[in-house]
Context: one part of a larger RNA
This record gives sequence, structure tokens and C1' cells, in this order.
RNA sequence: UGACGGAAGGGCACCACCAGGGGUGGAGCCUGCGGCUUAAUUUGACUCAACACGGGGAAACUCACCCGGCCCGGACACUGGAAGGAUUGACAGAUUGAGAGCUCUUUCUUGAUUCGGUGGGUGGUGGUGCAUGGCCGUUCUUAGUUGGUGGAGUGAUUUGUCUGGUUAAUUCCGAUAACGAACGAGACUCUGGCCUACUAACUAGUGGCUGGAUCGGCUUCGGCCUGUCCAGUGUCACACUUCUUAGAGGGACAAGCAGUGUUCAGCUGCAUGAAAAAGAGCAAUAACAGGUCUGUGAUGCCCUUAGAUGUCCGGGGCUGCACGCGCGCUACACUGAAGGAAUCAGCGUGUGGGACUGCCUGGCUUGAAAGAGUUGGGUAAUCCGGUGAGAAUCCUUCGUGAUUGGGAUCGGGACUUGCAAUUAUUUCCCUUGAACGAGGAAUCCCUAGUAAGUACGGGUCAUCAGCUCGUGCUGAUUACGUCCCUGCCCUUUGUACA
Repeated sequence: UGACGGAAGGGCACCACCAGGGGUGGAGCCUGCGGCUUAAUUUGACUCAACACGGGGAAACUCACCCGGCCCGGACACUGGAAGGAUUGACAGAUUGAGAGCUCUUUCUUGAUUCGGUGGGUGGUGGUGCAUGGCCGUUCUUAGUUGGUGGAGUGAUUUGUCUGGUUAAUUCCGAUAACGAACGAGACUCUGGCCUACUAACUAGUGGCUGGAUCGGCUUCGGCCUGUCCAGUGUCACACUUCUUAGAGGGACAAGCAGUGUUCAGCUGCAUGAAAAAGAGCAAUAACAGGUCUGUGAUGCCCUUAGAUGUCCGGGGCUGCACGCGCGCUACACUGAAGGAAUCAGCGUGUGGGACUGCCUGGCUUGAAAGAGUUGGGUAAUCCGGUGAGAAUCCUUCGUGAUUGGGAUCGGGACUUGCAAUUAUUUCCCUUGAACGAGGAAUCCCUAGUAAGUACGGGUCAUCAGCUCGUGCUGAUUACGUCCCUGCCCUUUGUACA
């Protein structure tokens, strides 16, 4: 100087607690890991910092594993053989999973491309992440880290980097043997909220016209006028930009007032306002023998290299099931289930780099449905599409019964994707109708448009979400604190530890 203390004092955190909310742990199923089994059930990772992770939803491919079978894609050099032929290919039959001349029988064909040996390469999802790069994760989401000059000390070192107040913050105020600086924090970038001010828009609308539905007024019952809503039309006109889109800008700075405070830094309340704590990204120094050689035509060394650990083809496996653990989905019903009716979003995506008839799909016909046929639009603010989403709302039935809750499991049938669906890809119809009556000890997440509920879109994708990443809709309870538990930071202190 560190590390540690069941030492003290401050400060901080829903990966801590408190007050609560929702759970998980119990059930069924999905999925990952272990174990067991197996020809193989390929493998990495194991406290936070492994286990719906490897963007890992594997039917073939992937693929590394298992069982078989072809091929050389063995450069180049030396040497041997060799034009009197180095070698290559092949019908049929046998053989074989095989229309592999793989091998055998049989002969033809080819013509210096090859063949044998040696050296040396090449390839490898082979080994080593404890040889490495790069990337990522973590220590570590906190406030921490470091020179120069000066001071102290023989020196390692220390001061700066602090008694105090304050802040989310080593943030500031101040104090001061330090002064002046750098990285980090902040600033910054992206997204969100406001703008009747600017720029505009036939890929966005408004005003117009027509028709319909309504409310009110005047009615001579023919209608007329003023509003509101919906649909269509016209782009032949005209005007505009409130709404929509998106560029440039503006806007918030604790700015105003009061209280508090060294009347400093700031904090609290009120007012103004669209907003008076919005969300994410980036992120220092020093490290870990953290993960990845299975991301790479990044890579050292080792192994293998033709009976291949190279590569291709066929099949199987990664899915196997006495069991244990983790992330989840569905539930246990009446705040509900079923049927009907009405009514509302926001992110996205969409016909391709090559094998190209495939992608998003409207209408019509058909079918119980899944789907099929046909005809159109869209390379997209133009079409799907006003994405008429779900929950929620209204009406009816059910009436607490393992029940019309629940939907595991099972049988039959139909379509779709694909060369291929058995070990059932998915979907649909009928049948079957298990556990589960709110889950022990434990344990996880969370402070506002948040939790929870609820669907939608993207990724993967030929097909397939219970995953993940985004998106909106409905929308609480309870803190707004503390250091008791678990940890982190700083100061003081002790130490037989390094």
C1' cells in the first nucleotide's frame, strides 16, 4: 500500500430491506441442464457472472455424433515407370440402399491431364480459450483513476484526491502545503412530449358537390334554413396546411416567488407552462489465467491427412426416460365460461445477390373448417389497409358441481409445407376429457403510463413459438424511507495475511 474483521463511524442500492403488487416453488405441458440409457443420444458454458444461453424453434442440409458407401478438390520439387501406352472412362450381368464401373466377369475406350516412391503442402465444427488476437461478459452502475511542478519521508510511499455542508455523482461550495491539469461523471447522441410561427405536399388531408341518417327553427305540409355524422364523387378547377408527414428551428435554464441554508453550494413548497426528476445509448483506470480456436480464408503449437479427423451420398441420432434442477405457457373458474351484438391501436414487413413463378394479399366462387380455384393491386404514405387486434363493453344462457372450469392424453378423418412428415412439422373437424379446489421450506421481479392483464409485428422461417426483440390498448395497490438482512463505496482502527 492492499486484503480481511461476527471493529467503529458516515453514505448508497427494489440485482438489499421496509410498505405492498405480481409471481416462481405444488399440477399438466413446452423448453434448457444433469443423470440414466444408447451404435450415437455431437458439443461449449456450472454461484451472482452456466441452465428459452451459444442469436441453439436440428425431419434432409445444418452436423461436429453413430452405421455404411463413393471421391481427391494429395499444389510444387526430386526420382522411378512410361508412347511397344503413364493413365482415364464405361454398356450389360453379378454385386449394392443406390442408374457408385465401388468391386468382379467381359472387353472396348482414352492419350501424358496422370501413376508409384520421397520431401513438402492443403483441408479439418480435430485438441489446446491454461499459447493468442479480436469480440463479449464481469469485477462495477457505482464514482472512481492518473501524470507534471511543489511539500513531507532515508525509502516504499504520501499530500493533491479533504474536517464540514451539498449532489445521482471526486457534483459543487468552501477549507487548505499545495498549484495547475487529464480520463471517467456531466456535457454529448438517439427516441418521446409542445409549436394555429417557417418550408412544403395528386404517395397526407381540409374547405366544394351529391346522396343518406339525424337535432332544432319556420311551415301555406310542397318544402326551406342552420348545425352534426357517414358514404361516394371530381382531380376539370381554386384556396389552404389546423389535423398527417418531416426538414430547419424554437422551447426548460431550478428561470420567477416564498421558506430554509455560512444567506454559499443547494434543498423544499407554490405559480407559470406541453414539460419543473422522460427513456435508452455511449462509458475511465486496473484486472479475471471469465467465455469464445464451433463466427471468420484471424492464429501459434500438437494431431490427422487417402482404410482420412478432408469432402460428398444414404440412413439414424441430437427429441430416447425409474429420476433431480432452472426459464416459461395454460389453469384451478361466476371480477368467470359459452353464444350473439356493437366498438377501438401502434411498431413493423412484403415478389430477393445468384437456380425467378416466388412475397404481402383485396374481390368472387367453393368448402364445416383448414384450405382450394379464379381474377386484380402492390418493389409500397399509392396495394393489402381505416391493418374494423385482443382484453375491455352490452345482451342471453350456465349456477357452484372436478361443472358448460381446465384441456393433458387418445382414436379416426381432411388439407397444407417439403424430394421426404413414421419417432406423430404445422393447421382444421369429430371423439376422448387426466392432473389441477391458489401451491411447504425457500426464492425472484418491481416505484408511473410503471407492475400486471392483453393482443399485434419483426428475428429464426420451405413449414413450425409456449422463445426473444420491439409495439400499442386497458391500467392498480404501496414507498418516495432505512441501514435491520444482503452487498457496494469512503474515513478511522486492529492484524500473526500478501

This is a predicted structure of a 498-nucleotide part of an RNA (small-subunit ribosomal RNA, 3' major domain) from Monhystera paludicola. The full RNA is in RNAcentral, with records from ENA and SILVA. The organism belongs to Monhystera, within Eukaryota.